[in-house]
RNA sequence: UUAGAGUUUGAUCCUGGCUCAGGAUGAACGCUAGCGGCAGGCUUAACACAUGCAAGUCGAGGGGCAGCAUGCGGGUUAGCAAUAACCUGUGAUGGCGACCGGCGCAAGGGUGCGUAACGCGUGAGCAACUUGCCCUCAUCAGGGGGAUAACCACUGGAAACGGUGACUAAUACCCCAUGGCAUGCAAUCCGGGCAUCCGGUUUGCAUUAAAGAGUUUCGGAUGAGGAUAGGCUCGCGUGACAUUAGAUAGAUGGCGGGGUAACGGCCCACCAUGUCGACGAUGUCUAGGGGUUCUGAGAGGAAGGUCCCCCACACUGGAACUGAGACACGGUCCAGACUCCUACGGGAGGCAGCAGUGAGGAAUAUUGGUCAAUGGUCGCAAGACUGAACCAGCCAUGCCGCGUGAAGGAGACGGCCCUAUGGGUCUUAAACUUCUUUUGUAAGGGAGCAAUAAGUUCCACGUGUGGGACGAUGAGAGUACCUUACGAAUAAGCAUCGGCUAACUCCGUGCCAGCAGCCGCGGUAAUACGGGGGAUGCAAGCGUUAUCCGGAUUUAUUGGGUUUAAAGGGUGCGUAGGCGGCUUGUUAAGUCAGCGGUGAAAUUUAGGGGCUCAACCUCUACCGUGCCGUUGAUACUGGCGAGCUAGAAUGCGGAUGCCGUGGGAGGAAUGUGUGGUGUAGCGGUGAAAUGCAUAGAUAUCACACAGAACACCGAUUGCGAAGGCAUCUCACGAAUCCGCAAUUGACGCUGAUGCACGAAAGCGUGGGGAUCAAACAGGAUUAGAUACCCUGGUAGUCCACGCUGUAAACGAUGAUGACUAACCGUCGGCGAUACACAGUCGGUGGCCAAGCGAAAGCGAUAAGUCAUCCACCUGGGGAGUACGACCGCAAGGUUGAAACUCAAAGGAAUUGACGGGGGCCCGCACAAGCGGAGGAACAUGUGGUUUAAUUCGACGCAACGCGAAGAACCUUACCAGGGCUUGACAUCCCACUAACGAAGUAGAGAUACAUUAGGUGCCCUUCGGGGAAAGUGGAGACAGGUGGUGCAUGGUUGUCGUCAGCUCGUGUCGUGAGAUGUUGGGUUAAGUCCCGCAACGAGCGCAACCCCUAUUGUUAGUUGCUACGCAAGAGCACUCUAGCGAGACUGCCGUUGACAAAACGGAGGAAGGCGGGGACGACGUCAAAUCAUCAUGCCCCUUAUGCCCUGGGCUACACACGUAAUACAAUGGCGGCCAACAAAGCGAAGCAAGACCGCGAGGUGGAGCAAAUCGCAAAAAGCCGUCCCAGUUCGGAUUGCAGGCUGCAACUCGCCUGCAUGAAGUUGGAAUUGCUAGUAAUCGUGGAUCAGCAUGCCACGGUGAAUACGUUCCCGGGCCUUGCACACACCACCCGUCAAG
Repeated sequence: UUAGAGUUUGAUCCUGGCUCAGGAUGAACGCUAGCGGCAGGCUUAACACAUGCAAGUCGAGGGGCAGCAUGCGGGUUAGCAAUAACCUGUGAUGGCGACCGGCGCAAGGGUGCGUAACGCGUGAGCAACUUGCCCUCAUCAGGGGGAUAACCACUGGAAACGGUGACUAAUACCCCAUGGCAUGCAAUCCGGGCAUCCGGUUUGCAUUAAAGAGUUUCGGAUGAGGAUAGGCUCGCGUGACAUUAGAUAGAUGGCGGGGUAACGGCCCACCAUGUCGACGAUGUCUAGGGGUUCUGAGAGGAAGGUCCCCCACACUGGAACUGAGACACGGUCCAGACUCCUACGGGAGGCAGCAGUGAGGAAUAUUGGUCAAUGGUCGCAAGACUGAACCAGCCAUGCCGCGUGAAGGAGACGGCCCUAUGGGUCUUAAACUUCUUUUGUAAGGGAGCAAUAAGUUCCACGUGUGGGACGAUGAGAGUACCUUACGAAUAAGCAUCGGCUAACUCCGUGCCAGCAGCCGCGGUAAUACGGGGGAUGCAAGCGUUAUCCGGAUUUAUUGGGUUUAAAGGGUGCGUAGGCGGCUUGUUAAGUCAGCGGUGAAAUUUAGGGGCUCAACCUCUACCGUGCCGUUGAUACUGGCGAGCUAGAAUGCGGAUGCCGUGGGAGGAAUGUGUGGUGUAGCGGUGAAAUGCAUAGAUAUCACACAGAACACCGAUUGCGAAGGCAUCUCACGAAUCCGCAAUUGACGCUGAUGCACGAAAGCGUGGGGAUCAAACAGGAUUAGAUACCCUGGUAGUCCACGCUGUAAACGAUGAUGACUAACCGUCGGCGAUACACAGUCGGUGGCCAAGCGAAAGCGAUAAGUCAUCCACCUGGGGAGUACGACCGCAAGGUUGAAACUCAAAGGAAUUGACGGGGGCCCGCACAAGCGGAGGAACAUGUGGUUUAAUUCGACGCAACGCGAAGAACCUUACCAGGGCUUGACAUCCCACUAACGAAGUAGAGAUACAUUAGGUGCCCUUCGGGGAAAGUGGAGACAGGUGGUGCAUGGUUGUCGUCAGCUCGUGUCGUGAGAUGUUGGGUUAAGUCCCGCAACGAGCGCAACCCCUAUUGUUAGUUGCUACGCAAGAGCACUCUAGCGAGACUGCCGUUGACAAAACGGAGGAAGGCGGGGACGACGUCAAAUCAUCAUGCCCCUUAUGCCCUGGGCUACACACGUAAUACAAUGGCGGCCAACAAAGCGAAGCAAGACCGCGAGGUGGAGCAAAUCGCAAAAAGCCGUCCCAGUUCGGAUUGCAGGCUGCAACUCGCCUGCAUGAAGUUGGAAUUGCUAGUAAUCGUGGAUCAGCAUGCCACGGUGAAUACGUUCCCGGGCCUUGCACACACCACCCGUCAAG
C1' cells in the first nucleotide's frame, strides 16, 4: 500500500466485450470574469519571409587621416576693438571611417529535418591520441632581407565588384645564427608490463625558434607538467513488421603501403574466402536519446513541451579552406529550387537568433526597456559590443493565495407549488441599526537587488599580487512594502438534477421539436426534450472536446485461460532449444554477503529555512532498485572428475491380438449367360406410375462365368501412434504384456523448423467393372418440387503406381512423471495344480470419497494436487474472406489481415409457454342417438349502401331478438327550421312583488303583446319597518355538456371455468434463478382421501354450512279442506299452507384392495354412494367491455359542443350475415265434445264476474276484490268425427275492403277483428349447432317493460323419449416427462429470393 458501477436474460450463474466515476495536459472551444504571486505560451508548414537589431574588439601592433573636435598658421566678412562666423593650410593633439595585423567569430542563442546508430544511457579502455586562451617550472629572444594592402594615377562595369601601374609600414612574411626538446636512422645499457610492447640512460648524424609596444607592466619563442575541453574503441541496454529469410566483393581476414592528432578496409596494391543471420541478419515503416514527466498499490503503461546533459541540423545537396578547435546558423566554392535588383551584359539573398509579417491551423504573445546585476568576447585599462541575460507588455494557459462583507433585524412583498378561507418554499433575504476595511480610490513615505571600478589611503610580503577603509553607477520603478483618509463602498458565475451520480416539481410539446457517456428518454398527465421555480456540485472559474494512464487480473512476471463459453496441432519420429535420478570430490560462472568506485545538477521524498501564508525559492539528508572492481561463502543450479542402480535400454523365458505387407484357398449372396419346367403377369409404393413381360418375363431346376464383400461367432471384446483393422491359410516384418534380474550405467522427458504417416471424396496413367450409385433421364408427390418416394443409370465404388493432405481427423479433453478413499465387472499374464481367491502387473468399462468446476459434470484412463516441455486463445460480424508468399496437374490447401459495423455474440442451468414429442386423465369434445339451423317467406339485430339525419356503443369463441324489461309525440343523444343567453337545473348578492291567478289576440309551437278580474296570508315589531318561503328583474362568481380519452381511473360485468388449481411460513437442497412441500403408488367429481417421502404445517379455492325440491313426524290452522244429507254452524282425520324436527353416514353385509383410502355388488329405505336443482367463481389472463347507468382525473365548448320548441329521422333498401318464430303437413289440418287435469304469477289512474249488444275485435254497465276469500282464467296438447297425399280442407306471406282499441295525435310509423286475396315453400349444398332424464322434443300459462305495441326476454307447469361400444381421431382443459435458438411466449423466432422506398 490494492474500492467499484451500468449494460446480453422472464429471472439466474458464468464467460466476454462496450461504457462510466479518478488523475493529468505546452491544450482548444462555449458561457462568465475582481485582484495578486509564481510559472508557461506555433504541438500544424525544417512553409515563405518586408523591416530593425542579434559579433565584435584592440590606436598600448602598423601605415595613415575620409569624417568630428582641439591647437597653430594664413585669408575674407562683420565689428571701434576684444572677438565671432566663414574659407583655407597643417596628423601637431584627442581620437578614428576604411585598410594591414592580433584575438574572437567552433561560445552563447534556435530547431528536431535526418538518424534504429557506439546516436544516446551506463560501465570500462586508449601500451593508439590532440588540447588556443588559463596555472606552475625551466630556458631563450642575436643578426638580416624582400614584399603587400590602404593611399595615389589611369581604367572597366548600370550595379555588385574589379583591372593595370607606381609608393609604403608592422606583433604581416622570409633568411641566417643558437639547439634543450621532438622526429628519423645507427648503436649501447637498465627497469617494468597487458598480446602487439612500454618507460628510462649514453653517443653520432640530419632537420627546426622568436616581436615588439611601452615605461611598468602587457606580450613573443621552446620544452616539461597541470587543468579544461575534445577524439577513438569495447561490454550491456535502447522501436514495429517474418504477408521482409537469407544478406554481403571493400564484403571478412592477412601482408605491405598511403592517410590521420590517433587506431582501423579509413583508402590502395596483392593474397585467402571468408563474415553476418530464427538469440531475427537483410529489407521496409516509424522515431532525436537521456535526466525526467503523467498515471499506477506496485510491476508496468504512456510521454520526452518548459529546465539540464549529449547528438544532429542551419534554403536543398556536395566539397574543402582557414584555424588549437569547423567541414563552420548571421564564412568560402560548386550545383539546384525559390525570391529580389538589372541598363539584359550580369548580380544579390538565406529569421530552425530576438521582435515582427504572410500562409497553414481548433490554436500559441511586443517590430518594448536596459546592459543596473549575472555571464561572454576584445582590451593594460577606461570601456565597447552582447535580442545571452535581467526586466516590462499581452493571454484565467496552469498552480497557489485573497476578496466579493459580519452581527442584529416582520418568517414581509413577490415568484413558485399544493389536499387552496389556508399551508409550504425561496427566507433573515431587502430596507433599517451597529461593526469591520482585506481589496479599491486618494494622499504621504519608500526599499533590497550595489558587489565594487577608476582613483585615494592603510597593511602584508615574494614589487605586483592579495586584503581592509573610502569611493561613481538602478532598466525594472516612485514598483514592492508601510502609514493615513474615505466608504459596504468596486467585485459571481458555470454545469448538472432518470440510473450509474450529489440534487424535483410545475407548465409547454406530443416518436414532433429535441436529448444522449452507456443503458436509453419523447406516440397528451415526460423528475430524461424546452422554459419557470427550487435543489446539488464546483467556484474566478465552470463545462465540453481531444489525448495519456487508471479502473482493465481485458496480454495475466507479480496476475488469466484452452470438455461444452474464444482456445489442444489429425498422428508419430526427431533437430535446435528448454528441463532433467542417487553418492562424492573439485571449481566458483550463476547465487549470497562485506568493502571500494561510479550512478552530474535540477526533479521526487523527508526534515529545516526565506518571501505575511501558499504556490515558488533554498539548505541538509535519503533515494537513485543499475554498472564496474575487489574480498569472502559454497547449500542449490552450472562446469569438470570419480562412482551407483530405483529412470531408460538390452538379454533370456513365456504369452497375446480384426497389427502391417505379399501370396494362395473357400462358401453364401448378387448379377449375367446357356438350357429345361411353366404361364400371365412381375416389380414397386402411403397409394400409384415409369420399368420388365406372350419375341414367354417373375418364379423354379441344372450348368457356367464375373467382380465385390466376408453372415453366424460379435461383446461396455481385442490390436494399432493416429487414420484405421474381421472368411481360412502360408511366408516375412513389427509391437505390446508378464516373469527372471544376466548386461549397459542417466544413455532420459518434451520438442519450434523438419521428415514420415494420414478416412472419405477428388485428380493422373493403366487395368477391372458384380453390386451400389453423385450427375443425368423418366414416373410420382406438390401451388411449384431442379427434393424426400419409385424405375433406370454414368463417373465413382475394386486393383497397381503416383498426387492431394483435409474431416464433428472427437474423449470436441497435447505428451511425460509422481501423489490422492472405496465398491462392482471384464481382457492378457504371474501366483506349480484350480468352477476358489480381500493377491499382483498391464489394459478396458460402471458407480462414487475428498477435491475441482459457471454449472452440466470430471473423479487413479481426472476436468483433483504438483513438476517439465510444446501448441493455441483474447468481444460478435466482416472472414478462415482479400492481398502477398509457399505447396498442388487441377480442385484446392497452408499462412492470414484491414476498412466498415453492432452492444452485444456466447456457455450452463431455472421457470413458463409451445411441439403435426411421449405417458396418464377429464368434458355433449368425438363417437352412439334425438331435434334443429344453413334452402323458403316473414320478424328482429348487424354490416354495407343511401340520407339533411338515418344518434351512440358492442366485433372470434366471450358483438349481431346485445345496452333497449318495449323509438307515433315524449323518450332522443341525430337532422332542418324558429328561438334564449346567469340560462331548463344549484348556491350566493341587490331591488321590487306575498305566493298564486282566470278570460283575449298573433304564431307551427316555444313565445310575444295587451289587460289585469280576484287574492293579499305566516313570524317579529319601537308601527317606520324587518324576516322566512316563493316569484319577477339586474350584476357577476358560476351553471350546463349523452363533447374527447375505458390506453389516465373507480365501480360493475364477460371469459378461460365450477377447470382443480394458486400460494405462504419454517426447515432442507442449490453460488444463484429456483427446487422441495404440490412429485411418486393407489383413489376421487375434486391438490378428494390414503400410503410413501426432507419435509412439517398453513391459507385462498374443492367439499360442507344457505335456498328450492323428493319422504315423514309434530305444532298451528283461515280465506284452505270435509267424515256431519244441504246451508248455517261445527270439526281439523285427509289435501294444502308454513314453522320446528327426523332422515343418508359407504352406517350394515359380501367381494376386491396394500391390514389403507376406496371401488363393485347387495339388504333395508321415499331417497344410496355428490339424491336432483340453485346461489356461491381461487391466484390470475385477455391495456377484454363500459367516460352513453353512475362516479371521476385531464383536455375541450361557453349568444354554444349549453337550453326550449315544431317537424323529420333512429322504421331508408340493390345486397350480405347472425338469431328467432311459422311452415312445407296425416305423430297432421279442420269441425265437434266436454265445467277432464296444472303450476306460477298479476290486479286500485287496476283486475273485472254475472247480464245485455256485436260474426268478431270490442262496447254498455258494474257485483266483488288491496286478494289461499274477488277477478285475469279459457289451460293446451287430449278424445270423437272428417279430409286421403294434392302446392291440397297443407302453408299463411302479400294485398284490397270494412271495422275495433289505445292515445293531443296511428300519414311517414301501432296492435287487433271480419270478409276477400292465397306468394314462396314438398325437409334444405358445403359446412355447422343443442341436448345424457323428468333431460331432449312437444303443449299451453304467467310476468316485467307498458297509454297502446313481442315471433324477443324472464318464469311456470302438462305430456314425455332415444343413445353412450368406447377414448383411435377433432376441440378445450388438468398432471408428469422430454426437446427448444420461443419469453410480446408458435398468431413465436427466423433464413433466402423478388419488388418498392